A computed fold for a 314-nucleotide RNA from a Burkholderiaceae bacterium, annotated as Bacterial RNase P class A. It is recorded under the gene name rnpB. Of the family's consensus pairs, 91% are formed in the model.
RNA sequence: AAAGGUUGCCGGGCGACCGCGUGACGGCAACGUCACGAGGAACGUCGGGACUCCGCAGGGCACCGUAGCAGGUAACGCCUGCCCGCCGCGAGGCGAGGAUCAGAGCAACAGAGACGAGCCGAUUCAGUUCGGGUGAAACGGGCAAUCUCUACGGGGAGCAACACCAAAUAGGCAGCCUUCGACCCGGCUCGGCGAGGCUGCGGGUAGGUGGCUUGAGCCGGCGCGCGAGCGCCGGCCUAGAGGAAUGGUCGCCACGGCGGCGCCGCGCAAGCGGCCCGCUUCGACAGAAUCCCGCGUACAGGCAGCCUUUGCCU
Repeated sequence: AAAGGUUGCCGGGCGACCGCGUGACGGCAACGUCACGAGGAACGUCGGGACUCCGCAGGGCACCGUAGCAGGUAACGCCUGCCCGCCGCGAGGCGAGGAUCAGAGCAACAGAGACGAGCCGAUUCAGUUCGGGUGAAACGGGCAAUCUCUACGGGGAGCAACACCAAAUAGGCAGCCUUCGACCCGGCUCGGCGAGGCUGCGGGUAGGUGGCUUGAGCCGGCGCGCGAGCGCCGGCCUAGAGGAAUGGUCGCCACGGCGGCGCCGCGCAAGCGGCCCGCUUCGACAGAAUCCCGCGUACAGGCAGCCUUUGCCU
């Protein structure tokens, strides 16, 4: 210098004006002031939990999942270390990596014959002995990402969970009144039933409130550990909306991109690098919705650490 491997990070900055959400303060109110206001994936909703409600004596079967050994973690199918196998010159990457002396199933092409032990040729008193082109595999194995066996694990639904407050209208229940209807009766009274009115109670709905963000939290230091990670100390609160705020218009700057018959350096040249100027309506993927830990996927452009291979120079 070229080509790679791996780990981690950033993913515009400042200012002005207008606008939105939440909180605090001021105000009778209208409103004003101040503070804060999306991501590394907020995405997919795939794995694991916290939390809530429902279900549940105990054991077994069935069903589903996981599978080297050890460790980390609240937990996991996640992560770390090591072993083994495969791939790569290498840094490194990938692995559904328990069991086929319990049972079943399967095996392209070739081959007489492919899971049953037999078949073919020769030979012998005698399946007695010898040989058999093929093929990954021929009385000896393979495949468990075919069933199966073993060990371990697994209740269901999800914040539209769930809890509380609670209209109008229409039902329900209770009390009182009317005596309106109808029943009983020969008739009357009481009574029962129905209807209407008033009052009270109760359940659900609309609506409102809580759950709702302080948490397996973030940052820094020290210690322990190969590592994932753990412990101690100090500091910091960093969106909580809910038909759902986090936006828009400009100015300046930075980085990248594109262009220049621009300048400089290196080079025979192609070209490479630096500087300058111009354009920038060219600038990625994507937006919280109870919260957290993972995994997977998308991503313009950029930065850093460690390592590998090859070539050249000293």